Small-subunit ribosomal RNA from a metagenome, 1489 nucleotides, folded computationally. It matches the Rfam family "Bacterial small subunit ribosomal RNA". The sequence is in RNAcentral, with records from SILVA. The coordinates come from a structure-prediction model, not an experiment, and the mean pLDDT is 84.
[in-house]
RNA sequence: AGAGUUUGAUCCUGGCUCAGAACGAACGCUGGCGGCAUGCCUAACACAUGCAAGUCGAACGGGAAGCCAAAGCUUGCUUUGGUGGAGAGUGGCGAACGGGUGAGUAACGCGUGGGUGAUGUGCCCUCUGGACUGGGAUAACUUGAGGAAACUCGAGCUAAUACCGGAUAGUCUCCUGGAUUCAUUUCCUGGAGUAAAGUGCUUUAGCGCCAGAGGAUCAGCCCGCGUCCCAUCAGCUAGUUGGUGAGGUAAGAGCUCACCAAGGCAACGACGGGUAGCUGGUCUGAGAGGAUGAUCAGCCACACUGGGACUGAGACACGGCCCAGACUCCUACGGGAGGCAGCAGUGGGGAAUAUUGGACAAUGGGCGAAAGCCUGAUCCAGCAAUGCCGCGUGUGUGAUGAAUGCCUUCGGGUUGUAAAGCACUGUCAGAAGGAAAGAAAGUGCGAAUUUAUUCGUAUUGACGGUACCUUCAAAGGAAGCACCGGCUAACUCUGUGCCAGCAGCCGCGGUAAUACAGAGGGUGCAAGCGUUGUUCGGAAUUACUGGGCGUAAAGGGCGCGUAGGCGGUACUGUCAGUCGAAUGUGAAAAGCUCGGGCUCAACCCGGGCCGUGCAUUCGAUACUGCAGAACUAGAGUCCCAGAGGGGAUGGUGGAAUUCCCGGUGUAGAGGUGAAAUUCGUAGAUAUCGGGAGGAACAUCUGUGGCGAAGGCGGCCAUCUGGAUGGGCACUGACGCUGAGGCGCGAAAGCGUGGGUAGCAAACAGGAUUAGAUACCCUGGUAGUCCACGCCGUAAACGAUGAGUGCUAGAUGUCGCGGGUAUCGACCCCUGCGGUGUCGCAGCUAACGCAUUAAGCACUCCGCCUGGGGAGUACGGUCGCAAGAUUAAAACUCAAAGGAAUUGACGGGGGCCCGCACAAGCGGUGGAGCAUGUGGUUUAAUUCGACGCAACGCGCAAAACCUUACCUGGGUUUAAACCGCGCUUGACGUACGCAGAGAUGUGUAUUUCUUUCGGGACAAGCGUGGAGGUGCUGUAUGGCUGUCGUCAGCUCGUGUCGUGAGAUGUUGGGUUAAGUCCCGCAACGAGCGCAACCCCUGCUGGUAGUUGCCAUCGGUUAGGCCGGGCACUCUACUGGGACUGCCGGUGUGAAACCGGAGGAAGGUGGGGAUGACGUCAAGUCCUCAUGGCCUUUAUGUCCAGGGCUACACACGUGCUACAAUGGGUCGUACAAAGGGUUGCGAAGCCGCGAGGUGGAGCUAAUCUCAAAAAUCGAUCCUCAGUUCGGAUUGUAGUCUGCAACUCGACUACAUGAAGUCGGAAUCGCUAGUAAUCGCGGAUCAGCAUGCCGCGGUGAAUACGUUCCCGGGCCUUGUACACACCGCCCGUCACACCAUGGGAGUCAGUCAGUCCAGAAGAGCUUGAGCUAACCUUUCGGGGAGGCAGGGGUCCAAGGAGUGGCUGGUAACUGGGGUGAAGUCGUAACAAGGUA
Repeated sequence: AGAGUUUGAUCCUGGCUCAGAACGAACGCUGGCGGCAUGCCUAACACAUGCAAGUCGAACGGGAAGCCAAAGCUUGCUUUGGUGGAGAGUGGCGAACGGGUGAGUAACGCGUGGGUGAUGUGCCCUCUGGACUGGGAUAACUUGAGGAAACUCGAGCUAAUACCGGAUAGUCUCCUGGAUUCAUUUCCUGGAGUAAAGUGCUUUAGCGCCAGAGGAUCAGCCCGCGUCCCAUCAGCUAGUUGGUGAGGUAAGAGCUCACCAAGGCAACGACGGGUAGCUGGUCUGAGAGGAUGAUCAGCCACACUGGGACUGAGACACGGCCCAGACUCCUACGGGAGGCAGCAGUGGGGAAUAUUGGACAAUGGGCGAAAGCCUGAUCCAGCAAUGCCGCGUGUGUGAUGAAUGCCUUCGGGUUGUAAAGCACUGUCAGAAGGAAAGAAAGUGCGAAUUUAUUCGUAUUGACGGUACCUUCAAAGGAAGCACCGGCUAACUCUGUGCCAGCAGCCGCGGUAAUACAGAGGGUGCAAGCGUUGUUCGGAAUUACUGGGCGUAAAGGGCGCGUAGGCGGUACUGUCAGUCGAAUGUGAAAAGCUCGGGCUCAACCCGGGCCGUGCAUUCGAUACUGCAGAACUAGAGUCCCAGAGGGGAUGGUGGAAUUCCCGGUGUAGAGGUGAAAUUCGUAGAUAUCGGGAGGAACAUCUGUGGCGAAGGCGGCCAUCUGGAUGGGCACUGACGCUGAGGCGCGAAAGCGUGGGUAGCAAACAGGAUUAGAUACCCUGGUAGUCCACGCCGUAAACGAUGAGUGCUAGAUGUCGCGGGUAUCGACCCCUGCGGUGUCGCAGCUAACGCAUUAAGCACUCCGCCUGGGGAGUACGGUCGCAAGAUUAAAACUCAAAGGAAUUGACGGGGGCCCGCACAAGCGGUGGAGCAUGUGGUUUAAUUCGACGCAACGCGCAAAACCUUACCUGGGUUUAAACCGCGCUUGACGUACGCAGAGAUGUGUAUUUCUUUCGGGACAAGCGUGGAGGUGCUGUAUGGCUGUCGUCAGCUCGUGUCGUGAGAUGUUGGGUUAAGUCCCGCAACGAGCGCAACCCCUGCUGGUAGUUGCCAUCGGUUAGGCCGGGCACUCUACUGGGACUGCCGGUGUGAAACCGGAGGAAGGUGGGGAUGACGUCAAGUCCUCAUGGCCUUUAUGUCCAGGGCUACACACGUGCUACAAUGGGUCGUACAAAGGGUUGCGAAGCCGCGAGGUGGAGCUAAUCUCAAAAAUCGAUCCUCAGUUCGGAUUGUAGUCUGCAACUCGACUACAUGAAGUCGGAAUCGCUAGUAAUCGCGGAUCAGCAUGCCGCGGUGAAUACGUUCCCGGGCCUUGUACACACCGCCCGUCACACCAUGGGAGUCAGUCAGUCCAGAAGAGCUUGAGCUAACCUUUCGGGGAGGCAGGGGUCCAAGGAGUGGCUGGUAACUGGGGUGAAGUCGUAACAAGGUA
């Protein structure tokens, strides 16, 4: 510090996710030791049991047990005295600390800083003064009584540092008067009131007591500032706000009460609701921040729930009291007892959190003079890897790189120096021994000394025989967890087969999974490792630091204006903000830093820094504020001038539509893509004249004008708003923005009343259509118009808030000026204000914006924070309604989106090409047959190929074989190969037998070499294996098809762009062509095109047999022979054609058009040649090959059958339908090929297929071989025929082991359909189509197929509108699997969350009424009453108590309302869900933008 994820790719926006750190954690697997920490986050749920607050006899009355002594006698008991000090009681102090918890609390609760002149303070410290004299009770105790108990009551006795009277005192309290002060205060005078306790002691100390003053400590109260979320909580408040008086408190105060006034709080968020103890700190972060408030520390609150007071210095009191309530327990049913949120512990809850331990040795606390006692505070121990820190599980050496495992290309690699082996060490754990510090006090004793104090000595350890040290033995006892597709370090095999499963995000898994599971190996951390949860970070993803709003989310529809925010120039004052300095505070701990102590570290200790804050004081005065007095550049006023669809009201005008009346006139009109509905012979449409009525204002009209926006258009008048130009003067910051608020606000819509010509939702009809609730047509009502009133929204858009200033220009236009010029009007120069276009810098993700900014800055307002759910629900406000406005959540997805790029596509556009159409010729589709396919059938009809680009295709030959299929029968190494082991000497040949055959079986025969060990060869058996036309062409190679012989496809460098990419390759011409030329930020290059290659067309040279024969000779008359190589030809090598020449056009280009010459002319004709790529195209059955499957079978051998079936459908062909023909007779002319397992001549035989025959030929020699159409002659004369030949019968031929299933051919006989073919569709542009025959491959035989060859030999092309395919440019796109794309809504089904809902249940809050425990004031108190007063001694009084009344008030009750939550028949929409239904709305002009 970033990374992954939207796309084919890119940039941006934007969300989601990850890597880090942390934790009081939990869970899974695993687990050696120690140190230091930490440990109910949930039920403030309920609690058994034990302990957690006592102490003091030196305050008091007393005094048990025990001990000592004495006496008595009954000799082991009693009594007395002393000592002792238990238990209980009176009294004092403590119990308000310490310990726990976080329920409540949004508050002066907490934090911070102040105030208290408005207060208190036990114990402690200092100082001053004092403690005189009396009195009456009471518990304990004794006794009686009640009760189950708890406990209670009566009578009697007694003490005090318990209680009370009197005296005295004061700087104490109260009152009166005076002075002082703003006031509280302070001072003085007088009066009244109010104190005390003793105990202890060699009777000396000491400890206590009372009053007052001061201090310290602690506490109370008050104030400034800070302290969560919701405005879908906007108004709240009657003790409320203030005053006067009184009461009350330690103390101010509505704290309380009476009276008076009507205030107080709130948009700077009152009131209400929700949540929450606050802080130092902790975690995170670069910081600012964010989250949090366990342990430790400070404060607060609480103690079963609610209320209340008492005591006290302090409480409204955790282990006190009273009452009410709930719960639990005891009970004799009458009544009682209790409160673990103390330490342990139990149940429960929960994912989850420990021992019913030891000790007061230390630290601290209470009491005590002290010893001491108490102390679950505390110190220790126990449990838990809960966390942090440290240590160990060995070290060195060791290659044959052992074995095993795993992988393998079979060579090896890896595990791996790892192990073993050898040599060492001894931390921890184990055993044995030794052994601390923590301890100093206090006290006792002794000593010193002047009381204070010091010294010596003795004693005190829970932890604990613990830390630590020494010795012994032994490598011996001690490693796991997660991960390995990318992010993210780490890879292979096997299994599985969209299954099982994984997953933080993207995503893996459908037979070769580095992603599932296992294994081997590796990576990371390590006594831990992972997962889950939570927080911060990354996230600049709420942006103060530090974001945005034209199109990504986001500018309010527009204006006026309140609060608020901001504000021109120069000066004076002030010093509030601001800045500086000092002081105080900011607890300790923590953090940082420097040191120190545990062997180190964690941990602990000491010093320092920091603590950004607050307060006070002093200072500075630039800026801001405030106050004062000025200025004129902002703003405004005044005068003059012109422009304008600015607004309102009232008039008025013509054209047009429609309707009515009349005339002319006749059969149609209207409407459409085409029609129909409709109107019209009752006279339409058309045309002329007259009239009525409503609405809108053509031309002018213009990125022209005006207005804030919405918006505004005939003409005239009246009223009225604003802006602009010019000009002197005036005011003197009066300004800008603007939350709320107010007003305006298109269209549609609503209300009331009018009006209604045209247009026209709804509606009706006609068309279209599969349907057509639409588009088109004919009608047509609201509405559109007017008046008044609502509504308040729009893509209300420049998708761009308002204002101010600054920042190159160019060029239009509107309004008004100035200058120049002119006779004048223009023109030209220039200023201000509007409105446009282009463009620099700059900005922007890009597109684009660019003085009318989206640039550079400032001010103010509004708004945004992933998509969907949703601008929806609920609530509020507004509205007559429609609805508007404000505005969520659950749930769901990993995207949604912007701009630009490359493609593809378009029922977008432009240009161009092609037998693409058109123009022609001939076919197919109809018939019969052949052949292939589908389907069906079958035991099998083997398999593959399926639009073009499968279907006379693989098959250039299925009778057997082929053959892969079926049935049946055999076989398990049989032909072939290799390694190893064993055995044998064969193998083969010949002849038998069985069998359908394969095969089995029998007989006969029987190796080579040698150094005699063996070797070679062959066979058999066994083993490893072989074999497979079995599967996967979606694992592959190779080969092929196709777009397409279309003209394209790319690269290097440079340039442009953030980038994908672009440029080049586009443009203007031209070409068959990205062919060439010109231009150009491109310059070059490659694969394609073309050319080079082959055939063919002309020709030269060379050569002359098997070819040829012009000339010469011979001849059997056949180039046959001699001869020759001229010609033809053959086959090698050359030439020739290049737009080279001429003219025209064209850019003095490329090129095109025409011409000449030439055998050939613009690629001469044909072939071979197929760019980058596309189709997961085809082929595992040509071959090769990974993986899978099979292995007495899916291998292999054999016989027979099948691939040849046949209702039917399709493709490709052949033959025809005839006279351009058919038959018969005669007759002419090829080319290219084949041939020794062959071609096979002549001759002879057969009607013929053919047979016989065998010459010749390994081929320019021989042969197949006859070319056929043609031509000549003749018959047939338009018919199912002398056309056509299918089918069938008979007889044959040939090949072959064999023609039954199932060959070809021949002869005779037979003679079917068919008379030119519907919709539709195919080929072809010249030696082509058409037509005619010939040859070859395959092959024993079999062609209408295929591949070649030549003969005869046409027609047509105006042209590119249309169909199909293709190329280039451009445009739109929501497509990129790329239109066979994408995608919307209803319905049906399943699931999920949610709104409404008659109700119902619960919680909470408020207010009303009833009621009123305990308690505290008030009042009464006839009953009761020790202290004081008085008395006539009976009593009375003061005071007190019980009881009564009344006030306040908790629980409780009644009924009401608000809010919140749960639930509900039914209901509404929403979301999600590989292959449901219906349509086709959107994206292209998406087919109606």